The prediction has a mean pLDDT of 88. This is a predicted structure of a 523-nucleotide part of an RNA (small-subunit ribosomal RNA, 5' domain) from an uncultured prokaryote. RNAcentral holds the full RNA, with entries from ENA.

Context: one part of a larger RNA
RNA sequence: GAUUGAACGCUGGCGGCAGGCCUAACACAUGCAAGUCGAACGCGAAAGUUCCUUCGGGGAUGAGUAGAGUGGCGGACGGGUGAGUAACGCGUAGGAAUCUACCCAGUAGUGGGGGACAACCCGAGGAAACUCGGGCUAAUACCGCAUACGCCCUUUUGGGGAAAGCAGGGGACCUUUGAAGCUCUCGCUAUUGGAUGAGCCUGCGUCGGAUUAGCUAGUUGGUGGGGUAAAGGCCUACCAAGGCGACGAUCCAUAGCUGGUCUGAGAGGAUGAUCAGCCACACUGGAACUGAGACACGGUCCAGACUCCUACGGGAGGCAGCAGUGGGGAAUAUUGCACAAUGGGCGCAAGCCUGAUGCAGCCAUACCGCGUGUGUGAAGAAGGCUCUAGGGUCGUAAAGCACUUUAAGCAGGGAGGAAGGCCUAAUGGUUAAUAACCCUUAGGAUUGACGUUACCUGCAGAAUAAGCACCGGCUAACUCCGUGCCAGCAGCCGCGGUAAUACGGAGGGUGCAAGCGUUAAUC
Numbered sequence: 001g002a003u004u005g006a007a008c009g010c011u012g013g014c015g016g017c018a019g020g021c022c023u024a025a026c027a028c029a030u031g032c033a034a035g036u037c038g039a040a041c042g043c044g045a046a047a048g049u050u051c052c053u054u055c056g057g058g059g060a061u062g063a064g065u066a067g068a069g070u071g072g073c074g075g076a077c078g079g080g081u082g083a084g085u086a087a088c089g090c091g092u093a094g095g096a097a098u099c100u101a102c103c104c105a106g107u108a109g110u111g112g113g114g115g116a117c118a119a120c121c122c123g124a125g126g127a128a129a130c131u132c133g134g135g136c137u138a139a140u141a142c143c144g145c146a147u148a149c150g151c152c153c154u155u156u157u158g159g160g161g162a163a164a165g166c167a168g169g170g171g172a173c174c175u176u177u178g179a180a181g182c183u184c185u186c187g188c189u190a191u192u193g194g195a196u197g198a199g200c201c202u203g204c205g206u207c208g209g210a211u212u213a214g215c216u217a218g219u220u221g222g223u224g225g226g227g228u229a230a231a232g233g234c235c236u237a238c239c240a241a242g243g244c245g246a247c248g249a250u251c252c253a254u255a256g257c258u259g260g261u262c263u264g265a266g267a268g269g270a271u272g273a274u275c276a277g278c279c280a281c282a283c284u285g286g287a288a289c290u291g292a293g294a295c296a297c298g299g300u301c302c303a304g305a306c307u308c309c310u311a312c313g314g315g316a317g318g319c320a321g322c323a324g325u326g327g328g329g330a331a332u333a334u335u336g337c338a339c340a341a342u343g344g345g346c347g348c349a350a351g352c353c354u355g356a357u358g359c360a361g362c363c364a365u366a367c368c369g370c371g372u373g374u375g376u377g378a379a380g381a382a383g384g385c386u387c388u389a390g391g392g393u394c395g396u397a398a399a400g401c402a403c404u405u406u407a408a409g410c411a412g413g414g415a416g417g418a419a420g421g422c423c424u425a426a427u428g429g430u431u432a433a434u435a436a437c438c439c440u441u442a443g444g445a446u447u448g449a450c451g452u453u454a455c456c457u458g459c460a461g462a463a464u465a466a467g468c469a470c471c472g473g474c475u476a477a478c479u480c481c482g483u484g485c486c487a488g489c490a491g492c493c494g495c496g497g498u499a500a501u502a503c504g505g506a507g508g509g510u511g512c513a514a515g516c517g518u519u520a521a522u523c
Base pairs, nucleotide, nucleotide: 001523002522003521004520006519007518008517009516010515013370014369015368016367018365019363020362021328026326027325028324030323031322032321035073036072037071040070041069043067048061049060050059051058052057080281081280082279089206090205091204092203093202094201095200098198099197103194104193105192106191107190108189109188110187111145113143114142120135121134122133123132124131125130151160152159153158165186168183169182208252209251214244215243216242219241220240221239222238223237224236225235226234256278257277258276259275260271261270262269263268283304284303285302286301287300306317307316308315309314334360336359337358338357342356343354344353345352346351373403374402375401376400383394384393385392386391407464409459410458411457412456413455417450420446422444423443424442425441426440428438429437467512468511469510470509471508472493473492474491478507479506480505481504482503488495489494
């Protein structure tokens, strides 16, 4: 000099754009953060209103609504944190023995049956959490049968294995309802390829200590077997005795890694906040289940610590999600608004959910921009300070005069972020069809949290807006008074013991400026 996720002191007008627990991976009150689908399925209230009534009640509507339950998909993404990890963890370059829901493309199918279990009803236990027994029932839930282009196994001849329907349109007839058959959207099954994502292996690189020199028995290799989606001591039995190490094994300490960031002319050094990629973790330790995917932050089980409830028998919980609280600390924000946009989950869709996200609030924490007036004005006013008592200086500074109105204030106007979705009509596709559905086009009514938006215009009036550090040398800037080795200053050299430009105050000056200094840290 540059820099910072900074803090502290004094001061503080506005806006833009970023950032904001670096410490206790300490403990957490409260609310929210993952649901959705009635176009998979069977059930199904109540309040209220109204009618009847033998005053017990019943009917209609509310409403096939609310609501649970079965089932499907999603809760493995998104969000947080950096404890652990010196490791194929990460970075980079390669590899072969693998899987991949939803999505895209291709091929072939979607036939016929069966028995249950929730919900519900009845009963029982319990303080509760909840649990048990009996009975009824549906399905895209479950299980056989048939079929098998391709698929799997195989001794190449055989063997094995699948599915699920729902909605719309039209369809007899007097009307309503709407069977079979037809059609179409979305599904379902098998398989091939792709895309995406993931698992595995290897070369090289990746901090300090030798005051750590030896380490290793599933250890190193082979064979058989097992196991996995998959290679492999991954596991197991047997056999062999190997494997690593001064090119630093083992042990100890420290640490998430990278793109990057800071500094520097560079080489390098330091660092890994925000943003992005990867990894690991989710009270601590362990385990598996389900599933395409987890050994699963807001799932399950076991053990432990802690907190809470209890009828003492037994139960409940996990903010390193967003806010917020206590604590720790020099120190770090709101228990805000909205799904309008972007993205995600579910759904045919309308839509619902989304503390992701978009915004707003707080903080000079950083960077950037603007303002706190402009011109004129010598009687060089008053006043302060100083003085050789003449004067000098603050100083065109002020006052006065003439202007301007950015920003703030008040009032009015007012984009863009909106694409879509819905309704109607037309062309085309599909179809037996002018129906339904889909694509495209046109018209219509609409969808904004921010928001009193940005921006523009008008109004009034200099009105509402300057501090901080320093002035001995380094280092830009000097005098007076007080003090008298005292009180004090200080980054280094050093000042102070009666004329202190170095202490304290004042006047003046210098530097930066909504900041200025100090401290800490890095180069």